[in-house]
RNA sequence: GGUUUAUAAAGAAGAGGUGAGAGACAGGCUCGGUGACCCUCUGGCAGCCCCUUAAAUGGAAGGUGCCAAAUCCUGACUUAUUAAAGUAAAUAUAAAUC
Numbered sequence: 001g002g003u004u005u006a007u008a009a010a011g012a013a014g015a016g017g018u019g020a021g022a023g024a025c026a027g028g029c030u031c032g033g034u035g036a037c038c039c040u041c042u043g044g045c046a047g048c049c050c051c052u053u054a055a056a057u058g059g060a061a062g063g064u065g066c067c068a069a070a071u072c073c074u075g076a077c078u079u080a081u082u083a084a085a086g087u088a089a090a091u092a093u094a095a096a097u098c
Base pairs, nucleotide, nucleotide: 001098002097003096004095005094006093007092008091013042014041015040016039017038021031022030023029025075026074027073028072043067044066045065047064048063049062050059051058071090076087077086078085079084
């Protein structure tokens, strides 16, 4: 990197470094020198694997993942008719596999 399956309205931030963009893409909207994003340390969450258990609405030692906003919203289609609902696609993550 490909494939399959599952999940995506829950949950969880402080310090230090750096210094201008960041939120996948496009549009919107938002975050950002009152320092975002990113990196490091510490802390935390508990989705998957896992652990305990008769069973998890339990746990957090380990493998991952995550800690602004529903995957921030929309994107294609259907219903509907300007409000919205549903399904898909895309994206992300896990587990398995090639």
Molecule: SAM riboswitch aptamer (S box leader)
Organism: Membranihabitans marinus